[in-house]
C1' cells in the first nucleotide's frame, strides 16, 4: 500500500399513482419540499427484463383494438469506468 469484505466513524444520495410548479404524446424527467431506502441509490444504455406508443403499420362493426422505440427506467439485473471510511 492494494484486493475481497461491510462492523463502527464521518459523509453523502433521497422512495412515495407524496406535496406544488414547470416539461412531455404517454411513460417519465427536471426544480423545491419531504424520508421509504440505500456501502455505491455516484456515472455510462454495452446486453437483458419492465413500462411508454407520439410517428409508422395492421385490424375494423368508425368507434376503438393490436403491433412496434427512434421514447423511458442506472433506486429491474448484468457489465464497465470512478470512489468514503477501515473493525473481524
Nucleotide at each position: 500500500c492494494a484486493a475481497c469484505c461491510g462492523a463502527a466513524c464521518c459523509c453523502g444520495c433521497a422512495a412515495a399513482u407524496c406535496u406544488a410548479g414547470g416539461g412531455g404524446a404517454a411513460a417519465c424527467c427536471c426544480u423545491a419540499g419531504g424520508a421509504c431506502g440505500c456501502a455505491a441509490a455516484g456515472c455510462u444504455u454495452c446486453g437483458a427484463g419492465c413500462c411508454u406508443a407520439c410517428u409508422g403499420g395492421g385490424u375494423u362493426u368508425u368507434a376503438a383494438c393490436c403491433c412496434u422505440a427512434u421514447g423511458g427506467u442506472a433506486g429491474u439485473c448484468g457489465a464497465g469506468c470512478c470512489g468514503c471510511c477501515g473493525a473481524a
The RNA shown here (c-di-GMP-I riboswitch aptamer) has 88 nucleotides and comes from an Actinomycetes bacterium. Of the family's consensus pairs, 100% are formed in the model.